[in-house]
Context: one part of a larger RNA
Molecule: large-subunit ribosomal RNA, domain VI
Organism: Pseudomonadota bacterium
RNA sequence: CGCAGGAGUGUUGAGGGAACUCGUCCUUAGUACGAGAGGACCGGGACGAAGCGACCGCUCGUGUACGGGCUGUCCCGCCAGGGGCAGCGCCCGGUAGCGAUGUCGCGCGCAGAUAACCGCUGAAUGCAUCUAAGUGGGAAACUGUCCCCAAGAUGAACACUCCUGGACCGCAAGGUCCCUGAAGGGCCCUGGGAGACUACCAGGUUGAUAGGGCGCAGAUGUACGGGCCGCAAGGCCUUCAGUCGAGCGCUACUAAUCGCCCGUGCAG
Numbered sequence: 001c002g003c004a005g006g007a008g009u010g011u012u013g014a015g016g017g018a019a020c021u022c023g024u025c026c027u028u029a030g031u032a033c034g035a036g037a038g039g040a041c042c043g044g045g046a047c048g049a050a051g052c053g054a055c056c057g058c059u060c061g062u063g064u065a066c067g068g069g070c071u072g073u074c075c076c077g078c079c080a081g082g083g084g085c086a087g088c089g090c091c092c093g094g095u096a097g098c099g100a101u102g103u104c105g106c107g108c109g110c111a112g113a114u115a116a117c118c119g120c121u122g123a124a125u126g127c128a129u130c131u132a133a134g135u136g137g138g139a140a141a142c143u144g145u146c147c148c149c150a151a152g153a154u155g156a157a158c159a160c161u162c163c164u165g166g167a168c169c170g171c172a173a174g175g176u177c178c179c180u181g182a183a184g185g186g187c188c189c190u191g192g193g194a195g196a197c198u199a200c201c202a203g204g205u206u207g208a209u210a211g212g213g214c215g216c217a218g219a220u221g222u223a224c225g226g227g228c229c230g231c232a233a234g235g236c237c238u239u240c241a242g243u244c245g246a247g248c249g250c251u252a253c254u255a256a257u258c259g260c261c262c263g264u265g266c267a268g
Stems, first nucleotide, its partner, number of pairs: 001152001005163007015149003021049007033038001051106005059100004066093005071086006109145004117137004164267001165178005179265001184262004188204005209255003212251005218244003225238005
């Protein structure tokens, strides 16, 4: 911009995409077959491989904004306690998120129409012939059924709901004046398992959107100070302490203020 008024929501599915895999074992059955050696089709079941998708309760990894330990040095006047720097200084753990090595799921089956091929009936050609008329069976491929996208499908679909003054001219399309600015959308702001930007989504005081506060979960592992014991290093008690990012809740304390713009008025 279009989809001959504008708007919100929910759908249909033309069309497109993805997928389509393989192995071992058990059974049927030591059966059919075969002199024996050997050894099935068909059918049923179990377990896997790789691939793909989703997820983070479990396991593992990361986790330079979390906790702790350790060394050197500089600083906070000193002790104590801390801070800076040293590859996050080094090391031990680790929330959320993200991830796989973790967990769950998928391939099935069925139907249609077929290929090679196998048939039925059957002439041309009194026989024969699957084919010429007719007709049946038959593959991981093809078309459906499952999953994803999808009406710019310009063939622009469908359903529901919402919105829309008065006068005058004109057959009408349309136009002029006055009034009006609907439904709805946007700008802006707070944010997000959404995201390059945009878009999308959740919110904007009739509010839990983010931050803060409080609680909980969870991580680390028992803080500072003090007391007691020890010559001391240190130990014990106070103390499952103290501290704490992203998680889950509650709470208007802070910030989403106030506003503005677009969009019209029956398209016949």